[in-house]
Context: one part of a larger RNA
């Protein structure tokens, strides 16, 4: 990891719905006797026939209650009941496998832990305590040499006991080992044999160690199919409907129970829905600012407080508030207004059920995205709560290069048939290298703000212009005067003042900037010639341009390529395009209609998870049946052909060699691909 076999809603009792059949105001036996596979008896008991009341009890009544009120439950309207299938419930192990525990009763100290009794075992070497002896030495001790002496959890180190430290070994020689290296080695030292102590316990120089490769409480049987709101698995086929991921409670949050949303059966009123009229209430959006806060900007005048002057009267204030007035905002918890929708209702229309009520039986209470209308967040999040809506969920097919949830579109099956959505039509890759008029040069298109710019394009406003505009060039650009003040100086140009004045003019500022120490010089304003038509500003809008850096590899159109596009934008016309409509055939539900009553026709359906509900196919084994089929070949295995909507079926050929089926019924140990399944082979 394959393959085969094996494996999972079962019985049984009680209730409860459906439904078949007996019998019916009744039904129906139980245990058990007799009889015997199958029958007969057995009415005890149940369950209907009356009901209320807690109950004594009354009784078409009863209860409540003072009550003849009112109120509840009834009668008046009657269908039970017994069996047998079917859902589903409750008690059992109850659909199958699955714990870690728990309790009880035993076996274990042949390993190991420590005890107890009785043995054994420590090569070799090296130190050299006490004691004692001589000497000496002291009044005497004490002390000192030298000598014998042999103690030491004593030194070195084999066996033997151990194992700090590295290699190797890690489907190993070994379920703890090998090698080097190390510690102990006369002791708390190592070991034989016997032998005590036992699991709610022993034993522990204490590690929760260890107590038979098991130890935060052994092992083996048992109770026991412990229990598991948990995870995992549950085995043929069509066919009809078809959900939910919210709600209240819950020691409750990943489970439950009730409602809601599904199915299935029976019933029902023009019912629900939808258009339309017409009648309603609101306090959202928006809008206002009277109230209820905020909050700008001007102005009066009055009032209070601060502050100054005044002995005081009373005056003054660039100071605070408040009230008034005028302009002009903002609010979820602000309103003298206030839609549109959505909500309730009335009447007309429509309306093949989509609505209501009973009654079986569920499954769902972990949701996701998107779009809008709010709340948290930061007007972040593929965030997070709520309301509407739509999609995946449970939806396939076409677009979006790919891509649950985003556009279009709901797959009964066939067709080498049409027609269109959404997207498309140079190539890849099906259809337009369409038409028209525009913009874009940025490969913008094909990722990005603020902000920036004589990029273009279009609208719209103004100013000047043939009485010569703009822009070149030519020439002036002056006097009073160095304006006054101020300075060392200040002469258009350092600053400060102003009736920045007035003369000459075609103009020339008491002076745009350069420049000077302070003059001078260069130059504008403005004026003339001299050309010949537009020329200047501003405001709005379309495309573009700067802004712009990232980790493998081009890589920010899917790719090639694309510039009067194959880019943008307005407008048309044609094709492509999808399981969408449509067409022909066929299957199949539901409704109505017909009639040859098992068929036609006509309508509208036929995605599909969890779930409801219907019809069938197969297998084993029973009872009938076929007066069925088999050594002129059953089963079984193989491989072909065929039938059938499916599960499956037939038929022939080879194997095989001995027993099998067909139709009606019954009964079920009754269908396998997953359960780290279970045996067993590869």
């Nucleotide at each position: 990891u394959c393959c085969a076999g094996c494996g999972a809603g079962u019985u049984a009792a009680u209730c409860u719905c459906a439904u078949g059949c007996g019998c019916a105001a009744g039904g129906u036996u139980a245990a058990g006797c007799c009889a015997a596979u199958u029958g007969g008896c057995g009415g005890a008991g149940c369950c209907a026939u009356a009901g209320u009341g807690a109950a004594a009890g009354c009784g078409a009544g009863c209860c409540u209650g003072a009550a003849u009120a009112g109120g509840g439950c009834g009668a008046u309207a009657u269908a039970g009941u017994g069996c047998g299938u079917g859902g589903g419930a409750u008690u059992a192990g109850a659909c199958c496998c699955g714990a870690a525990a728990c309790c009880g009763g035993g076996u274990g100290a042949c390993c190991u832990a420590a005890c107890c009794a009785u043995g054994g075992g420590c090569a070799g070497g090296c130190u050299g305590a006490a004691g004692c002896u001589a000497c000496u030495g002291u009044a005497a001790c004490a002390g000192g040499u030298a000598g014998u002496g042999a103690a030491g959890g004593g030194c070195c180190g084999a066996a033997c006991c151990g194992u700090a430290g590295a290699g190797c070994g890690u489907u190993g020689u070994a379920a703890a080992g090998c090698u080097c290296c190390c510690g102990g080695a006369u002791g708390a030292c190592c070991u034989g044999u016997g032998g005590u102590u036992a699991g709610c316990g022993g034993u522990g120089a204490a590690a929760u160690g260890c107590c038979a490769a098991u130890c935060g409480a052994a092992c083996c049987c048992g109770g026991a199919g412990a229990u598991a709101g948990c995870u995992g698995g549950u085995u043929c086929u069509c066919c009809u409907c078809g959900a939910a991921a919210u709600a209240g409670c819950u020691u409750u949050a990943g489970g439950g129970c009730u409602a809601g949303c599904g199915u299935c059966a029976u019933g029902u009123a023009g019912u629900a829905g939808u258009g339309a009229u017409c009648g309603g209430g609101g306090g959202u959006a928006g809008a206002g600012c009277u109230c209820u806060g905020u909050a700008a900007a001007g102005g009066a005048c009055u009032g209070a407080g601060g502050g100054g002057a005044g002995c005081a009267a009373u005056c003054c204030u660039a100071c605070u508030c408040a009230c008034c007035c005028u302009u002009a905002a903002c609010a979820a918890a602000c309103u003298a207004c206030g839609a549109a929708u959505a909500c309730c209702g009335u009447u007309c229309a429509u309306g093949u059920a989509a609505u209501c009520a009973u009654g079986g039986c569920a499954g769902u209470u972990a949701g996701a995205a998107c779009g809008u209308c709010g709340g948290g967040g930061c007007u972040a999040a593929g965030c997070u709560c709520g309301g509407c809506g739509c999609u995946c969920g449970a939806a396939a097919g076409g677009g979006a290069a790919a891509c649950a949830g985003c556009c279009c579109a709901g797959a009964c099956c066939a067709u080498c048939g049409u027609c269109u959505a959404a997207g498309g039509u140079c190539c890849c890759u099906a259809a337009a290298u369409a038409u028209a008029c525009a913009c874009u040069c940025a490969g913008u298109g094909g990722g990005a703000a603020a902000c920036a710019a004589g990029g273009u394009g279009a609208a719209a406003u103004u100013u000047c212009u043939u009485a010569a505009a703009c822009a070149g060039c030519u020439a002036g650009g002056a006097u009073g005067u160095u304006g006054g003040c101020u300075u060392a100086g200040a002469a258009g140009c350092a600053g400060c003042c102003a009736u920045u004045c007035a003369u000459u003019u075609a103009a020339a500022g008491a002076g745009u900037g350069c420049g000077u120490a302070a003059c001078a010089g260069c130059u504008c304003a403005c004026u003339a010639g001299u050309c010949a038509a537009g020329a200047g500003a501003u405001u709005u809008u379309g495309c573009g341009u700067g802004g712009a850096a990232a980790a493998u590899g081009u890589a920010a159109c899917g790719g090639g390529g694309c510039u009067c596009a194959a880019g943008u934008g307005u407008a048309u016309u044609a094709c492509c395009g999808a399981a969408g409509a449509c067409a022909u055939g066929g299957a199949u539900g539901u409704g109505c209609a017909a009639u040859u009553u098992a068929u036609u026709g006509c309508a509208c359906g036929u995605g599909g998870u969890a779930g409801a509900g219907g019809a069938g196919c197969g297998u084993u084994c029973c009872u009938a049946u076929c007066u069925g089929c088999g050594g002129u070949g059953a089963a079984g295995c193989a491989g072909u052909a065929u039938u059938g909507g499916a599960a499956a079926g037939u038929a022939c050929u080879g194997u095989g060699g001995a027993g099998c089926g067909u139709u009606a019924g019954g009964a079920a140990g009754u269908g396998a691909g997953a359960a780290u399944g279970c045996u067993g082979g590869a």